[in-house]
Context: one part of a larger RNA
Molecule: large-subunit ribosomal RNA, domain I
Organism: Kiritimatiellaceae bacterium
Order: sequence, then structure tokens, then C1' cells
RNA sequence: GGCGCACGGUGGAUGCCUUGGCAUUAAUAGGCGAUGAAGGACGUGGUAAGCUGCGAUAAACUUCGGGGAGCUGCAAACAAGCUUUGAUCCGGAGGUGUCCGAAUGGGAAAACCCGGCGGGAGUAAUGUCUCGUCACUGGAGUCUGAAUCAAAUAGGGCUUCAGAGCGAAACCUGGUGAAGUGAAACAUCUCAGUAACCAGAGGAAAAGAAAACAAAAGUGAUUCCGCAAGUAGUGGCGAGCGAACGCGGAGCAGUCUAAACCAGUCGGCUUGCUGAUUGGGGUUGCGGGACCAUAAUAUGAGAUUUGUGACGAUAGCGGAAAGUUCUGGAAAGUUCUCCAAUACAAGGUGAUAGGCCUGUACGCGAAAUCGAAUCGAACUCUAUUGGUAUCCCAAGUAGGUCGGGACACGUGAAACCCUGACUGAAUCCGGAGGGCCCACCCUCCAAGACUAAAUACUAAUUAAUGACCGAUAGUGAACCAGUACCGUGAGGGAAAGGUGAAAAGAACCGCUGUUAGCGGAGUGAAAUAGAACCUGAAACCGUGCGCUU
Repeated sequence: GGCGCACGGUGGAUGCCUUGGCAUUAAUAGGCGAUGAAGGACGUGGUAAGCUGCGAUAAACUUCGGGGAGCUGCAAACAAGCUUUGAUCCGGAGGUGUCCGAAUGGGAAAACCCGGCGGGAGUAAUGUCUCGUCACUGGAGUCUGAAUCAAAUAGGGCUUCAGAGCGAAACCUGGUGAAGUGAAACAUCUCAGUAACCAGAGGAAAAGAAAACAAAAGUGAUUCCGCAAGUAGUGGCGAGCGAACGCGGAGCAGUCUAAACCAGUCGGCUUGCUGAUUGGGGUUGCGGGACCAUAAUAUGAGAUUUGUGACGAUAGCGGAAAGUUCUGGAAAGUUCUCCAAUACAAGGUGAUAGGCCUGUACGCGAAAUCGAAUCGAACUCUAUUGGUAUCCCAAGUAGGUCGGGACACGUGAAACCCUGACUGAAUCCGGAGGGCCCACCCUCCAAGACUAAAUACUAAUUAAUGACCGAUAGUGAACCAGUACCGUGAGGGAAAGGUGAAAAGAACCGCUGUUAGCGGAGUGAAAUAGAACCUGAAACCGUGCGCUU
């Protein structure tokens, strides 16, 4: 030196555990904000650095309920207190709520600086302190009011209502709108109207009551799902893209204006016409309405307003049934004998508990706030028949040409839909569509508006589930993590869990290089469970012994 064995050190694998995650289901909720949000800064405790809570009334205040013996958060300790005159704690409502932040009196390098006006405190007076108020934009009302004599307008003042900003990296609508890619290259095409960005809204959004679809038979708003169907089509007829009719389901709901006409008010002038405005009227396609006659006076509907408040949400309450033997540190294990069960879900308790604890089945409960079935009231809406001379039935619209877009449809025979440019009708004897176009036939009535449900999503709350993870896993984060740290910045982004049943956390003594480490003593079932603490693998480092070079 090597090999082997034993015992240690180091190290932190493995096993076991789980306070944290992940996914899903159901229900709720789906917003907050000038009454100042989201998010922060700074404060705030007897001692107080951090977290949490709170805001100069500052780990809190008031009140109404719950609850019933301890309490002064995490978090020990000391000190000082509170509490059956009901504290701490839980829930409802209210008050306080510094400064920054849309930030809004002006400014600014956020949490700071400097004001105006009015009131109050204080001072001999000023300085000072304190309370209130003062941004902008839009609508409405009102008072004013130039250039310009009058009037008008622009502008100005005041009052009042509204807005602004944030978020859930989700869902929705609109606008702008790629490329990697595929086509085995690539340009039309594809990826894709996707990603991204912008704007806006809601709890959903959007769409929506036929100028629809169909086809000789009919349907009857929209939305979503299954089929139709990878069909018909489309396509450098390549890659690919890809319907509809119809059928079956989910869910169902229909309404209001404009106009003709009538009446009122204000104005203009040509004095019987016209403009504005308010109310009535009216709303459809076997055309309807106005208009002229005529009948009826009740029933129904409502998505409007307002009340009621079953029930539910936000604290809670009651809630069955066991003793013993043995082993053990400890009984829930074991033995013997019992009991309850609308309760053997689950968790805890010194090992494995239906009967020890919290619970569970089941039953019950709210002063207050919120939601709300139901029932009621108000209000609104709705209803006949006939006539037809006249009037009305949404205009720079429909349509056309050119250029684009969008339709499954790439310009094609290319309809239908949208529209940048140029044009440009008709009014019921009217107009649009039925995939070029024409005829016949059929269907429908554009150029105004609203509309629940079925559908999409889940940051949040509650309850529950898992052939999900178990600390290199599961969230980046089980732990004071979007932290430490890195970066000028946008941004990137960790590591780190476990003594024991209970701190009983080692009094006292000793060694010593003296806050280390160790040996005794003591605690404990165990200290090779001693805080660098469960188990404690391997690499690696030693000590002893054996064999061997």
C1' cells in the first nucleotide's frame, strides 16, 4: 500500500408523515371606484425588528345578535390589566379611516412642496394651528354676452346630473392585423382573420321576431348541441378549405317607433301655407294604417313600478351508546361481559376508538343586512265589422358602374351580404328574393329601435370528490416567495419541511485554547431522539483487528 471484517465520522438517499399544491363537481357570486377604488407609503403595541390587524378614535371604537370562561394576534417571557354588571371570540350594521394613487386647488423626481376663498382657535399684532372648499370633460337648466347700432352667435358665470381609474393573463363584441409553418422548394393558397395590439361592454356578451327558408308539400325570431357530412362544393382542382336544406333535441316571447291624420305651443312670412316642438294616433303582407261609418265597455297579458316575504345566505344550538383483564412509557391493541345506531363520513386523543373529544345521521335557530318563491296593488298594453275618392307606409336609400371585402365558394356562369369612388329609382296598378340571366309561379316587405331562456368563462366564496403529488414531487412559492439574489431596464428568479406523547429543551460537577466541543449527573420508553435533533443508504474520510505485497 491492497483486500476483508468491525466500529465511527461525513453526507442526506430511502421509508414513513403533511400544514401546501393539482384537477374536478355542485351551488353562490360575477364587480370595485369622486361617499375617493385597486394598489401602496408612513404610522399604530408597556417592552415591539418582522408578519398580521388597524388608521392620529390606529392588534382597535359604537351598536345589534350569537356564545359562556377565560382573555390581552403569530409569540414565549416579564410587567400591567380586562372579565358572569358576560370579557376574549364569531356574525350583521355603523363610526373613525394620515399621506400617495383616476388623484381632481397649483406644482412635483408617488407617498412631498406651495397656495386662494370662507369659518374657528391662538397672539398686543404678524407668524402659527385647525375645519370646509377650489381639477377637467359631456348633457340639461338658468343668468349673461363680444367683434358689430340692434338682434343673433361665439364666449363667460352659476346650478344640477353623469363620466374618468382599477380588475380574471378567463369568457364576449368591434377595430387594426402578422410570421415561423404546410404546400416535402415557392409566389396564388395555407397557417388565420389565428397570435399580438387597441377600444368597449356585461354577468354573460353577441344574435334576434323574415324584403327568411323552401319547392308544388310546407315551415314560421335568435342561440346552443347531435345528425345530415368530411357529403355538396371550393381548390397552383395541389396542400388543403368545407357548407346548407332537412331531421332530432335544449330552450322558448314577443314588442316599441317614424309617417299619414288630430290637437296644443313657439316662430316665419306671401295670411293660409310653412318650420320646430309636445301630446294623441299608428305599426302590417290572405297588404296594413290614416280617413268615413259602425260595434263593444269586459277579459286577458306584461319583460314596468311598488309592496308582501314562504324559503335561502351571512353567527349558531341540541345531538345516542363501556366497563374490565393482560402487555406496554402510554391502550384505541388483547381478554371477558355489555350498549347505541336515521349516527361504522372524517379528524384528534401517549399504538389500531361506533360508545374519550371535535364531529357525523337527524332535528332546530336570526335582532340586523342581502337574495327571493308566492300573493297583492298601481300602471301600461290588447279586442268588432264595413267602405275606399284621397293621403301615408323609413332616400343620397334600393339598384347600377369601377375597386375591394365577406360569404365553405380563390372572379368564376357568381347570385345574396358589406362599402371606398361616381351615379341614382319606385310608393301597393309599388318593391325585394328564390345562386348568372329571362318568363311563369311561389315567398316575403329593406333602407328605425328593443328583447329573457337555452350558450361561453371562473379571479373569488362555500360544500365535496380523486385507480392526483407527497418536499429534486405537487404551484415559482408546504418555510415571512414573486422574497433573497441577478439585470440600467423590460425582465429573470431560487434554496429552504419533520426533537419528543409532553420541553420533561439537560439543575449541578468536570476537561479545555472557556458563548465551541466533550465527559459525568439528571429528564425521557428511547438522548447513536440533544435542538447542526425521525429514519439515516452510497460516494468520501478515519480507527481497530485479520490476511497479504